[in-house]
RNA sequence: GGGUCAGUAGCUCAGGGGCAGAGCGGCGGCCUUUUAAGCCGACAGUCGUGGGUUCAAUUCCCACCUGACCCA
Repeated sequence: GGGUCAGUAGCUCAGGGGCAGAGCGGCGGCCUUUUAAGCCGACAGUCGUGGGUUCAAUUCCCACCUGACCCA
RNA backbone atom coordinates (compact mmCIF):
# COMPACT_ATOMS: atom_id res chain seq x y z
P G A 1 -0.60 3.72 3.64
O5' G A 1 -0.79 2.82 2.33
C5' G A 1 -0.63 3.35 1.02
C4' G A 1 -0.66 2.24 0.00
C3' G A 1 -1.91 1.35 0.00
O3' G A 1 -2.97 1.93 -0.72
C1' G A 1 0.00 0.00 0.00
P G A 2 -4.49 1.67 -0.27
O5' G A 2 -4.74 0.15 -0.72
C5' G A 2 -4.79 -0.17 -2.10
C4' G A 2 -4.98 -1.66 -2.28
C3' G A 2 -6.17 -2.26 -1.57
O3' G A 2 -7.41 -2.04 -2.25
C1' G A 2 -4.30 -3.60 -1.19
P G A 3 -8.77 -1.93 -1.41
O5' G A 3 -9.03 -3.41 -0.90
C5' G A 3 -9.25 -4.45 -1.83
C4' G A 3 -9.29 -5.79 -1.15
C3' G A 3 -10.33 -5.95 -0.07
O3' G A 3 -11.63 -6.20 -0.59
C1' G A 3 -8.29 -6.81 0.70
P U A 4 -12.92 -5.77 0.18
O5' U A 4 -13.04 -6.85 1.35
C5' U A 4 -13.26 -8.21 1.05
C4' U A 4 -13.23 -9.06 2.30
C3' U A 4 -14.11 -8.58 3.44
O3' U A 4 -15.47 -8.96 3.28
C1' U A 4 -11.99 -9.10 4.28
P C A 5 -16.63 -8.05 3.87
O5' C A 5 -16.49 -8.25 5.44
C5' C A 5 -16.74 -9.51 6.02
C4' C A 5 -16.30 -9.55 7.47
C3' C A 5 -16.94 -8.53 8.39
O3' C A 5 -18.25 -8.88 8.80
C1' C A 5 -14.63 -8.61 8.80
P A A 6 -19.32 -7.74 9.12
O5' A A 6 -18.81 -7.18 10.52
C5' A A 6 -18.82 -7.99 11.68
C4' A A 6 -18.08 -7.33 12.82
C3' A A 6 -18.63 -5.99 13.30
O3' A A 6 -19.72 -6.12 14.17
C1' A A 6 -16.28 -5.88 13.09
P G A 7 -20.82 -4.90 14.22
O5' G A 7 -20.08 -3.77 15.05
C5' G A 7 -19.58 -4.04 16.36
C4' G A 7 -18.89 -2.80 16.93
C3' G A 7 -19.81 -1.60 17.11
O3' G A 7 -19.49 -0.91 18.30
C1' G A 7 -17.99 -1.02 15.71
P U A 8 -20.49 -1.03 19.52
O5' U A 8 -21.94 -0.76 18.89
C5' U A 8 -22.45 0.54 18.75
C4' U A 8 -23.95 0.58 18.90
C3' U A 8 -24.48 -0.04 20.19
O3' U A 8 -24.38 0.84 21.30
C1' U A 8 -25.73 -0.88 18.38
P A A 9 -23.97 0.22 22.71
O5' A A 9 -25.21 0.52 23.66
C5' A A 9 -25.51 1.85 24.08
C4' A A 9 -26.03 1.86 25.48
C3' A A 9 -25.16 1.13 26.50
O3' A A 9 -25.16 1.85 27.73
C1' A A 9 -27.33 0.22 26.51
P G A 10 -23.99 2.83 28.12
O5' G A 10 -22.93 1.85 28.84
C5' G A 10 -21.73 2.42 29.43
C4' G A 10 -21.11 1.38 30.35
C3' G A 10 -20.88 0.03 29.69
O3' G A 10 -19.61 -0.02 29.06
C1' G A 10 -22.06 -0.27 31.71
P C A 11 -19.46 -0.74 27.62
O5' C A 11 -19.45 -2.29 27.95
C5' C A 11 -18.40 -2.87 28.71
C4' C A 11 -18.67 -4.35 28.96
C3' C A 11 -19.00 -5.17 27.72
O3' C A 11 -17.83 -5.64 27.05
C1' C A 11 -20.62 -5.58 29.38
P U A 12 -17.90 -5.95 25.46
O5' U A 12 -18.85 -7.24 25.38
C5' U A 12 -18.41 -8.50 25.89
C4' U A 12 -19.44 -9.57 25.61
C3' U A 12 -19.93 -9.64 24.17
O3' U A 12 -19.05 -10.36 23.33
C1' U A 12 -21.78 -9.72 25.64
P C A 13 -18.99 -10.01 21.73
O5' C A 13 -20.50 -9.66 21.45
C5' C A 13 -21.08 -10.03 20.21
C4' C A 13 -22.51 -10.44 20.43
C3' C A 13 -23.46 -10.11 19.27
O3' C A 13 -23.33 -11.07 18.24
C1' C A 13 -24.48 -9.53 21.33
P A A 14 -23.92 -10.74 16.80
O5' A A 14 -25.48 -11.03 17.07
C5' A A 14 -26.43 -10.46 16.22
C4' A A 14 -27.83 -10.79 16.74
C3' A A 14 -28.93 -10.30 15.83
O3' A A 14 -29.18 -11.23 14.77
C1' A A 14 -29.39 -9.63 18.03
P G A 15 -28.94 -10.79 13.25
O5' G A 15 -30.08 -9.70 13.03
C5' G A 15 -31.43 -10.01 13.34
C4' G A 15 -32.23 -8.73 13.55
C3' G A 15 -32.17 -7.74 12.40
O3' G A 15 -33.12 -8.07 11.40
C1' G A 15 -31.83 -6.62 14.47
P G A 16 -32.64 -8.19 9.86
O5' G A 16 -32.03 -6.78 9.56
C5' G A 16 -32.87 -5.72 9.14
C4' G A 16 -32.19 -4.93 8.00
C3' G A 16 -32.11 -5.69 6.70
O3' G A 16 -32.14 -4.73 5.63
C1' G A 16 -29.96 -5.30 7.46
P G A 17 -33.18 -4.84 4.48
O5' G A 17 -33.73 -3.34 4.55
C5' G A 17 -35.07 -3.09 4.83
C4' G A 17 -35.23 -1.84 5.64
C3' G A 17 -36.67 -1.46 5.91
O3' G A 17 -36.78 -0.84 7.16
C1' G A 17 -35.61 0.26 4.73
P G A 18 -37.56 -1.67 8.32
O5' G A 18 -38.62 -0.62 8.86
C5' G A 18 -38.18 0.61 9.47
C4' G A 18 -39.36 1.45 9.88
C3' G A 18 -40.54 0.68 10.44
O3' G A 18 -41.18 1.46 11.44
C1' G A 18 -41.22 1.81 8.48
P C A 19 -40.99 1.00 12.96
O5' C A 19 -40.27 2.29 13.55
C5' C A 19 -40.99 3.50 13.78
C4' C A 19 -40.83 3.90 15.23
C3' C A 19 -39.73 3.17 15.97
O3' C A 19 -39.09 4.09 16.88
C1' C A 19 -41.79 2.86 17.06
P A A 20 -37.51 4.30 16.82
O5' A A 20 -36.70 3.03 17.42
C5' A A 20 -37.23 1.79 17.39
C4' A A 20 -36.29 0.73 17.91
C3' A A 20 -36.24 0.56 19.42
O3' A A 20 -37.41 -0.12 19.87
C1' A A 20 -34.06 0.31 18.50
P G A 21 -37.64 -0.59 21.37
O5' G A 21 -37.01 -2.04 21.31
C5' G A 21 -36.62 -2.71 22.48
C4' G A 21 -36.20 -4.11 22.15
C3' G A 21 -35.48 -4.83 23.29
O3' G A 21 -36.42 -5.40 24.19
C1' G A 21 -34.23 -5.05 21.30
P A A 22 -35.97 -5.68 25.70
O5' A A 22 -35.13 -7.05 25.61
C5' A A 22 -35.75 -8.23 25.15
C4' A A 22 -34.72 -9.35 25.03
C3' A A 22 -33.90 -9.61 26.29
O3' A A 22 -34.60 -10.42 27.22
C1' A A 22 -32.46 -9.50 24.44
P G A 23 -34.35 -10.25 28.81
O5' G A 23 -32.92 -10.93 29.05
C5' G A 23 -32.75 -12.31 28.80
C4' G A 23 -31.27 -12.65 28.88
C3' G A 23 -30.54 -12.17 30.12
O3' G A 23 -30.74 -13.02 31.23
C1' G A 23 -29.28 -11.61 28.22
P C A 24 -30.88 -12.40 32.71
O5' C A 24 -29.40 -11.87 33.03
C5' C A 24 -28.33 -12.78 33.12
C4' C A 24 -26.99 -12.07 33.13
C3' C A 24 -26.81 -11.00 34.20
O3' C A 24 -26.53 -11.53 35.48
C1' C A 24 -26.04 -10.17 32.14
P G A 25 -27.09 -10.76 36.78
O5' G A 25 -26.34 -9.35 36.74
C5' G A 25 -24.95 -9.28 36.96
C4' G A 25 -24.45 -7.87 36.76
C3' G A 25 -25.10 -6.79 37.60
O3' G A 25 -24.59 -6.77 38.93
C1' G A 25 -24.94 -6.05 35.37
P G A 26 -25.57 -6.40 40.16
O5' G A 26 -25.85 -4.84 39.97
C5' G A 26 -24.81 -3.90 40.13
C4' G A 26 -25.27 -2.52 39.73
C3' G A 26 -26.51 -2.02 40.44
O3' G A 26 -26.24 -1.50 41.74
C1' G A 26 -26.73 -1.63 38.13
P C A 27 -27.35 -1.69 42.90
O5' C A 27 -28.57 -0.77 42.43
C5' C A 27 -28.43 0.63 42.34
C4' C A 27 -29.73 1.29 41.93
C3' C A 27 -30.95 0.89 42.74
O3' C A 27 -31.02 1.55 43.99
C1' C A 27 -31.49 0.84 40.45
P G A 28 -31.71 0.76 45.25
O5' G A 28 -33.27 0.74 44.94
C5' G A 28 -34.00 1.95 44.93
C4' G A 28 -35.44 1.72 44.51
C3' G A 28 -36.19 0.62 45.24
O3' G A 28 -36.64 1.00 46.54
C1' G A 28 -36.58 0.41 42.95
P G A 29 -36.79 -0.10 47.70
O5' G A 29 -38.02 -1.01 47.23
C5' G A 29 -39.33 -0.47 47.21
C4' G A 29 -40.30 -1.39 46.50
C3' G A 29 -40.55 -2.74 47.14
O3' G A 29 -41.44 -2.70 48.24
C1' G A 29 -40.23 -3.01 44.81
P C A 30 -41.39 -3.81 49.40
O5' C A 30 -41.94 -5.13 48.71
C5' C A 30 -43.29 -5.23 48.29
C4' C A 30 -43.55 -6.56 47.64
C3' C A 30 -43.24 -7.79 48.49
O3' C A 30 -44.29 -8.07 49.41
C1' C A 30 -42.38 -8.10 46.31
P C A 31 -43.93 -8.65 50.87
O5' C A 31 -43.30 -10.09 50.59
C5' C A 31 -44.07 -11.13 50.03
C4' C A 31 -43.20 -12.33 49.66
C3' C A 31 -42.33 -12.85 50.79
O3' C A 31 -43.05 -13.72 51.67
C1' C A 31 -41.04 -12.63 48.82
P U A 32 -42.94 -13.54 53.25
O5' U A 32 -41.44 -14.02 53.54
C5' U A 32 -41.08 -15.36 53.31
C4' U A 32 -39.58 -15.54 53.48
C3' U A 32 -39.01 -15.00 54.79
O3' U A 32 -39.20 -15.91 55.86
C1' U A 32 -37.64 -14.32 52.97
P U A 33 -39.87 -15.39 57.27
O5' U A 33 -38.83 -14.33 57.81
C5' U A 33 -39.21 -13.36 58.79
C4' U A 33 -37.98 -12.78 59.46
C3' U A 33 -36.87 -12.34 58.52
O3' U A 33 -37.10 -11.01 58.04
C1' U A 33 -35.95 -13.67 60.23
P U A 34 -36.89 -10.74 56.43
O5' U A 34 -35.31 -10.70 56.31
C5' U A 34 -34.54 -9.68 56.94
C4' U A 34 -33.05 -9.98 56.84
C3' U A 34 -32.53 -10.26 55.44
O3' U A 34 -32.29 -9.07 54.71
C1' U A 34 -31.69 -11.87 56.95
P U A 35 -32.48 -9.13 53.14
O5' U A 35 -31.23 -9.98 52.65
C5' U A 35 -29.91 -9.47 52.78
C4' U A 35 -28.87 -10.53 52.46
C3' U A 35 -28.96 -11.14 51.07
O3' U A 35 -28.38 -10.31 50.07
C1' U A 35 -28.65 -12.84 52.68
P A A 36 -29.08 -10.35 48.61
O5' A A 36 -28.83 -11.84 48.09
C5' A A 36 -27.51 -12.27 47.76
C4' A A 36 -27.50 -13.76 47.51
C3' A A 36 -28.41 -14.25 46.39
O3' A A 36 -27.82 -14.09 45.11
C1' A A 36 -28.73 -15.59 48.28
P A A 37 -28.76 -13.66 43.86
O5' A A 37 -29.76 -14.89 43.66
C5' A A 37 -29.29 -16.16 43.25
C4' A A 37 -30.36 -17.20 43.34
C3' A A 37 -31.65 -16.89 42.59
O3' A A 37 -31.56 -17.23 41.21
C1' A A 37 -32.20 -17.53 44.78
P G A 38 -32.23 -16.30 40.12
O5' G A 38 -33.79 -16.40 40.41
C5' G A 38 -34.46 -17.64 40.29
C4' G A 38 -35.90 -17.53 40.78
C3' G A 38 -36.71 -16.40 40.18
O3' G A 38 -37.25 -16.74 38.91
C1' G A 38 -36.95 -16.39 42.50
P C A 39 -37.38 -15.61 37.77
O5' C A 39 -38.63 -14.73 38.25
C5' C A 39 -39.91 -15.32 38.43
C4' C A 39 -40.88 -14.34 39.07
C3' C A 39 -40.97 -12.98 38.41
O3' C A 39 -41.79 -12.97 37.25
C1' C A 39 -40.77 -12.72 40.73
P C A 40 -41.49 -11.96 36.06
O5' C A 40 -41.95 -10.56 36.65
C5' C A 40 -43.30 -10.32 37.00
C4' C A 40 -43.48 -8.98 37.67
C3' C A 40 -42.95 -7.77 36.91
O3' C A 40 -43.81 -7.36 35.85
C1' C A 40 -42.30 -7.62 39.16
P G A 41 -43.23 -6.63 34.59
O5' G A 41 -42.79 -5.22 35.15
C5' G A 41 -43.75 -4.33 35.66
C4' G A 41 -43.09 -3.12 36.29
C3' G A 41 -42.19 -2.31 35.38
O3' G A 41 -42.94 -1.45 34.54
C1' G A 41 -41.15 -2.61 37.47
P A A 42 -42.41 -1.10 33.07
O5' A A 42 -41.43 0.11 33.36
C5' A A 42 -41.94 1.33 33.89
C4' A A 42 -40.84 2.13 34.53
C3' A A 42 -39.67 2.51 33.62
O3' A A 42 -39.95 3.63 32.82
C1' A A 42 -38.82 1.61 35.62
P C A 43 -39.24 3.79 31.39
O5' C A 43 -37.69 3.98 31.77
C5' C A 43 -37.28 5.17 32.43
C4' C A 43 -35.88 5.06 32.98
C3' C A 43 -34.75 5.09 31.96
O3' C A 43 -34.49 6.42 31.50
C1' C A 43 -34.31 3.48 33.65
P A A 44 -34.08 6.61 29.97
O5' A A 44 -32.60 6.01 29.90
C5' A A 44 -31.56 6.57 30.69
C4' A A 44 -30.38 5.64 30.70
C3' A A 44 -29.83 5.28 29.34
O3' A A 44 -28.90 6.24 28.88
C1' A A 44 -30.11 3.32 30.63
P G A 45 -29.28 7.26 27.66
O5' G A 45 -28.25 6.84 26.51
C5' G A 45 -28.09 5.47 26.18
C4' G A 45 -27.47 5.33 24.85
C3' G A 45 -27.69 6.47 23.86
O3' G A 45 -26.61 6.49 22.95
C1' G A 45 -28.73 4.51 23.07
P U A 46 -25.68 7.85 22.82
O5' U A 46 -26.06 8.53 21.40
C5' U A 46 -27.43 8.78 21.08
C4' U A 46 -27.51 9.66 19.85
C3' U A 46 -26.89 9.08 18.58
O3' U A 46 -27.79 8.22 17.95
C1' U A 46 -26.18 11.33 18.87
P C A 47 -27.47 7.50 16.53
O5' C A 47 -27.05 6.02 16.98
C5' C A 47 -25.79 5.73 17.54
C4' C A 47 -25.47 4.28 17.30
C3' C A 47 -24.96 3.96 15.91
O3' C A 47 -23.99 2.92 16.00
C1' C A 47 -26.90 2.69 16.34
P G A 48 -22.89 2.72 14.84
O5' G A 48 -21.72 3.74 15.21
C5' G A 48 -21.35 3.93 16.58
C4' G A 48 -20.11 4.80 16.63
C3' G A 48 -20.17 6.03 15.74
O3' G A 48 -20.82 7.11 16.38
C1' G A 48 -18.15 4.86 15.37
P U A 49 -21.75 8.12 15.51
O5' U A 49 -20.67 8.96 14.70
C5' U A 49 -19.77 9.80 15.36
C4' U A 49 -18.91 10.57 14.36
C3' U A 49 -19.66 11.22 13.22
O3' U A 49 -20.24 12.47 13.58
C1' U A 49 -17.84 10.04 12.35
P G A 50 -21.61 12.95 12.84
O5' G A 50 -21.14 13.35 11.38
C5' G A 50 -20.14 14.34 11.19
C4' G A 50 -19.74 14.43 9.75
C3' G A 50 -20.88 14.51 8.76
O3' G A 50 -21.44 15.81 8.67
C1' G A 50 -19.28 12.96 7.99
P G A 51 -22.86 16.02 7.89
O5' G A 51 -22.41 15.94 6.37
C5' G A 51 -23.35 15.59 5.37
C4' G A 51 -22.64 15.14 4.11
C3' G A 51 -23.59 14.55 3.07
O3' G A 51 -24.20 15.56 2.28
C1' G A 51 -21.81 13.06 3.41
P G A 52 -25.80 15.48 2.09
O5' G A 52 -26.00 14.32 1.01
C5' G A 52 -25.26 14.38 -0.20
C4' G A 52 -25.30 13.05 -0.93
C3' G A 52 -26.68 12.50 -1.19
O3' G A 52 -27.31 13.10 -2.31
C1' G A 52 -25.27 10.79 -0.37
P U A 53 -28.91 13.21 -2.35
O5' U A 53 -29.43 11.72 -2.53
C5' U A 53 -29.12 10.99 -3.70
C4' U A 53 -29.68 9.60 -3.63
C3' U A 53 -31.14 9.52 -3.25
O3' U A 53 -32.00 9.75 -4.37
C1' U A 53 -29.92 7.96 -2.01
P U A 54 -33.27 10.73 -4.24
O5' U A 54 -34.24 9.94 -3.28
C5' U A 54 -34.73 8.66 -3.64
C4' U A 54 -35.40 7.99 -2.48
C3' U A 54 -36.43 8.82 -1.74
O3' U A 54 -37.68 8.87 -2.42
C1' U A 54 -35.03 7.71 -0.19
P C A 55 -38.46 10.28 -2.53
O5' C A 55 -38.98 10.54 -1.06
C5' C A 55 -39.55 11.81 -0.70
C4' C A 55 -40.20 11.74 0.67
C3' C A 55 -39.34 11.12 1.75
O3' C A 55 -38.45 12.06 2.32
C1' C A 55 -41.45 10.11 1.80
P A A 56 -36.92 11.61 2.58
O5' A A 56 -37.07 10.51 3.74
C5' A A 56 -37.53 10.91 5.02
C4' A A 56 -37.82 9.70 5.89
C3' A A 56 -36.63 8.76 6.11
O3' A A 56 -35.79 9.21 7.15
C1' A A 56 -38.56 7.52 5.54
P A A 57 -34.22 9.13 6.95
O5' A A 57 -33.91 7.56 7.00
C5' A A 57 -34.29 6.79 8.14
C4' A A 57 -33.23 5.76 8.47
C3' A A 57 -31.87 6.35 8.85
O3' A A 57 -31.24 5.51 9.81
C1' A A 57 -31.64 5.01 6.94
P U A 58 -31.22 5.92 11.31
O5' U A 58 -30.42 4.72 12.00
C5' U A 58 -29.02 4.77 12.14
C4' U A 58 -28.42 3.38 12.17
C3' U A 58 -28.47 2.63 10.85
O3' U A 58 -27.38 2.96 10.02
C1' U A 58 -29.19 1.22 12.64
P U A 59 -27.58 3.09 8.42
O5' U A 59 -28.04 1.61 7.96
C5' U A 59 -27.18 0.49 8.18
C4' U A 59 -27.90 -0.78 7.83
C3' U A 59 -28.28 -0.94 6.36
O3' U A 59 -28.09 -2.27 5.93
C1' U A 59 -30.22 -1.04 7.73
P C A 60 -26.83 -2.59 5.01
O5' C A 60 -27.11 -1.78 3.66
C5' C A 60 -27.86 -2.38 2.60
C4' C A 60 -27.89 -1.46 1.40
C3' C A 60 -26.61 -0.68 1.11
O3' C A 60 -25.65 -1.46 0.40
C1' C A 60 -28.42 0.80 1.01
P C A 61 -24.08 -1.25 0.58
O5' C A 61 -23.81 0.11 -0.20
C5' C A 61 -23.99 0.19 -1.61
C4' C A 61 -23.63 1.58 -2.09
C3' C A 61 -22.30 2.13 -1.61
O3' C A 61 -21.20 1.64 -2.36
C1' C A 61 -23.97 3.76 -1.35
P C A 62 -19.77 1.50 -1.68
O5' C A 62 -19.25 2.98 -1.51
C5' C A 62 -19.01 3.78 -2.65
C4' C A 62 -18.60 5.18 -2.26
C3' C A 62 -17.49 5.29 -1.23
O3' C A 62 -16.21 5.10 -1.77
C1' C A 62 -19.24 6.76 -0.66
P A A 63 -15.03 4.44 -0.92
O5' A A 63 -14.59 5.65 0.02
C5' A A 63 -14.05 6.83 -0.56
C4' A A 63 -13.98 7.95 0.47
C3' A A 63 -13.23 7.63 1.75
O3' A A 63 -11.82 7.72 1.61
C1' A A 63 -15.26 8.67 2.28
P C A 64 -10.88 6.74 2.45
O5' C A 64 -11.02 7.31 3.93
C5' C A 64 -10.54 8.60 4.24
C4' C A 64 -11.07 9.07 5.58
C3' C A 64 -10.64 8.25 6.79
O3' C A 64 -9.32 8.57 7.21
C1' C A 64 -12.94 8.69 6.93
P C A 65 -8.45 7.47 7.95
O5' C A 65 -9.15 7.36 9.38
C5' C A 65 -9.15 8.47 10.28
C4' C A 65 -9.84 8.10 11.57
C3' C A 65 -9.37 6.82 12.23
O3' C A 65 -8.19 7.01 12.99
C1' C A 65 -11.72 6.86 12.20
P U A 66 -7.14 5.81 13.10
O5' U A 66 -7.87 4.78 14.07
C5' U A 66 -8.15 5.13 15.42
C4' U A 66 -8.97 4.04 16.09
C3' U A 66 -8.43 2.62 15.95
O3' U A 66 -7.36 2.35 16.83
C1' U A 66 -10.75 2.61 15.53
P G A 67 -6.25 1.29 16.36
O5' G A 67 -6.96 -0.14 16.48
C5' G A 67 -7.36 -0.63 17.74
C4' G A 67 -8.21 -1.87 17.60
C3' G A 67 -7.59 -3.02 16.84
O3' G A 67 -6.65 -3.77 17.60
C1' G A 67 -9.83 -2.72 16.14
P A A 68 -5.50 -4.59 16.83
O5' A A 68 -6.26 -5.84 16.19
C5' A A 68 -6.86 -6.81 17.04
C4' A A 68 -7.55 -7.87 16.23
C3' A A 68 -6.73 -8.52 15.12
O3' A A 68 -5.85 -9.52 15.59
C1' A A 68 -8.86 -7.93 14.28
P C A 69 -4.46 -9.76 14.83
O5' C A 69 -4.85 -10.46 13.48
C5' C A 69 -5.44 -11.74 13.48
C4' C A 69 -6.06 -12.08 12.13
C3' C A 69 -5.12 -12.09 10.95
O3' C A 69 -4.34 -13.28 10.87
C1' C A 69 -7.08 -10.94 10.37
P C A 70 -2.91 -13.26 10.10
O5' C A 70 -3.28 -13.15 8.55
C5' C A 70 -3.94 -14.21 7.90
C4' C A 70 -4.31 -13.85 6.49
C3' C A 70 -3.17 -13.40 5.60
O3' C A 70 -2.40 -14.49 5.08
C1' C A 70 -4.98 -11.94 5.33
P C A 71 -0.87 -14.32 4.69
O5' C A 71 -0.93 -13.38 3.40
C5' C A 71 -1.48 -13.86 2.19
C4' C A 71 -1.49 -12.78 1.13
C3' C A 71 -0.15 -12.11 0.86
O3' C A 71 0.69 -12.89 0.03
C1' C A 71 -1.84 -10.47 1.03
P A A 72 2.30 -12.83 0.18
O5' A A 72 2.69 -11.36 -0.29
C5' A A 72 2.50 -10.97 -1.63
C4' A A 72 2.71 -9.48 -1.80
C3' A A 72 4.05 -8.94 -1.31
O3' A A 72 5.10 -9.15 -2.24
C1' A A 72 2.31 -7.54 -0.55
Predicted 3D model of a 72-nucleotide RNA (transfer RNA) from a Candidatus Peregrinibacteria bacterium. It was read from a public genome assembly. Model confidence (mean pLDDT): 83 of 100. It matches the Rfam family "tRNA". Rfam links the family to the GO term triplet codon-amino acid adaptor activity. By type it is a transfer RNA. Lineage of the source: Bacteria > Bacteria candidate phyla > Candidatus Peregrinibacteriota.